Notes
A computed fold for a 72-nucleotide RNA from an uncultured Elusimicrobiales bacterium, annotated as transfer RNA. It matches the Rfam family "tRNA". It is annotated as a transfer RNA. The coordinates come from a structure-prediction model, not an experiment, and the mean pLDDT is 82.
RNA sequence: GGUGCGGGGGCCAAGUGGUAAGGCGUGAGUCUGCAAAACUCAUAUUCGCGGGUUCGAUUCCCGCCCGCACCU
Numbered sequence: 001g002g003u004g005c006g007g008g009g010g011c012c013a014a015g016u017g018g019u020a021a022g023g024c025g026u027g028a029g030u031c032u033g034c035a036a037a038a039c040u041c042a043u044a045u046u047c048g049c050g051g052g053u054u055c056g057a058u059u060c061c062c063g064c065c066c067g068c069a070c071c072u
Stems, first nucleotide, its partner, number of pairs: 001071007010024003018055001025043006048064005
């Protein structure tokens, strides 16, 4: 330098045009004599950045940045 894949809350991770599931963690609460467990609620609206298409973009297109793998 080229090709492919990926970038989402503290972490893992589904989604793939109609304002983002789930799990772990964390915080609050219920329960308990106190805890643990269990249960309830909360926790991402610039989904890497910029632009384009569209009525509408996390999703499609272009450029850039970062990571991983392979090729040279």